[in-house]
Parts: sequence; structure tokens; C1' cells
RNA sequence: AAAACAUCAAGAGAGGUGGAGGGAACAGGGCCCUGCGAAACCCGGCAACCGGCUGAGAGGCAAAGGUGCUAAUUCCCCCGAGAAUUUCUCGGAAGAUGUGAA
Repeated sequence: AAAACAUCAAGAGAGGUGGAGGGAACAGGGCCCUGCGAAACCCGGCAACCGGCUGAGAGGCAAAGGUGCUAAUUCCCCCGAGAAUUUCUCGGAAGAUGUGAA
């Protein structure tokens, strides 16, 4: 790596560099964001999975360290069930992140 487990409706800048693109692998569609400046990088911030402190435990605290994240539900698009009528709810799949692992 795979398998497994947990989470995915909350949260996070009127900052710098940068210059045209961007929206979690690929392709396509929808719908959006973007020169009142995209991506990327830096700084800041959010969160609290690991780690830390505490506790018998459940849990609590902080946020130095390892990740992650910082428009829209994981932006929506697939499958099933239900409700109601073309929308909603639930579940699944897929995906993302973390843990973990030889």
C1' cells in the first nucleotide's frame, strides 16, 4: 500500500508575493468562484485525528510537535428504499482526512 476503524451540515484573514485560472485522481455534464484579482507560495487562522497534560474510566484541558483544513453538504451528478412530486429524507457506493500496519 491493501484490508480495518473513525469522521465528513460546524469552524477558519478586507494580510503579503503572484499573476489566470479554479472548484479533493481521470473524463464529461451541471451549477458556481475568479482582474472588486484564480492556482501556487508565505504569514495568519480553524479544528483537535495522532501526540501532550489530567482522570480509575467516561470525560476534561491546552495547542508547543506530526497531519489536515481554511466558498458552496464531500458544491451537485452513481445505486437502493421511503415520502412527496421532481423536491426532500435515510442508507449504500465512490471519494477525502486521520489512525494504524508489514
Background
A computed fold for a 102-nucleotide RNA, annotated as SAM riboswitch aptamer (S box leader). The coordinates come from a structure-prediction model, not an experiment, and the mean pLDDT is 78. The sequence was found by an Rfam model in a public genome assembly.